[in-house]
RNA sequence: GAACUGAAAAGGCAAAAUCGGUGAAAGCCGGUGACGCAAAGCCAAGGGUCUAAGACCAAUAUCAGGUUAUGAUUGCCAGGCCGCCAUU
Numbered sequence: 001g002a003a004c005u006g007a008a009a010a011g012g013c014a015a016a017a018u019c020g021g022u023g024a025a026a027g028c029c030g031g032u033g034a035c036g037c038a039a040a041g042c043c044a045a046g047g048g049u050c051u052a053a054g055a056c057c058a059a060u061a062u063c064a065g066g067u068u069a070u071g072a073u074u075g076c077c078a079g080g081c082c083g084c085c086a087u088u
Base pairs, nucleotide, nucleotide: 002088003087005086006085012037013036017032018031019030020029021028022027035075041081042080043079046077047076048073049072050071054068055067056066057065
């Protein structure tokens, strides 16, 4: 330096659940907690998925309904950037 290498070890992250906070919600943040992860590090300008406050549509006395991301998810997939340990 390379790997279309990750058996074991060091070190790292932390699902569900639960408690507190936050948000319209999805979700996010912190504590506890470990299902898992070799990028479960970063990027939401590709696809998918979740939500629907606001807006719009329809109806209307009211409630209930439908569409929509500008909200969210990288621990759904692709792509980009960067990187630890070990092995060859």
This is a predicted structure of an 88-nucleotide RNA (c-di-GMP-I riboswitch aptamer) from an uncultured Anaerolineae bacterium. Model confidence (mean pLDDT): 85 of 100. Of the family's consensus pairs, 100% are formed in the model.